[in-house]
RNA sequence: UCCUCUGUAGCUCAAUGGUAGAGCAGAUCGCUGUUAACGAUAAGGUUGUAGGUUCGAGUCCUACCGGAGGAG
Numbered sequence: 001u002c003c004u005c006u007g008u009a010g011c012u013c014a015a016u017g018g019u020a021g022a023g024c025a026g027a028u029c030g031c032u033g034u035u036a037a038c039g040a041u042a043a044g045g046u047u048g049u050a051g052g053u054u055c056g057a058g059u060c061c062u063a064c065c066g067g068a069g070g071a072g
Stems, first nucleotide, its partner, number of pairs: 001071007010024004018055001027041004048064005
């Protein structure tokens, strides 16, 4: 320098172009003599950044940034 993959909640990961979700962690409540376990509830997101296409973009296109792998 070039090629491929990847970036979504605190963590690990989903999501056919049509309301962004789950598990775990944390919070509150219940249960218990207490803790743990268990049950319930609510919260938590500029989907890496900036543009473009579209009625509509996490998803498609372009550039850039970070990470992993490969070629030279």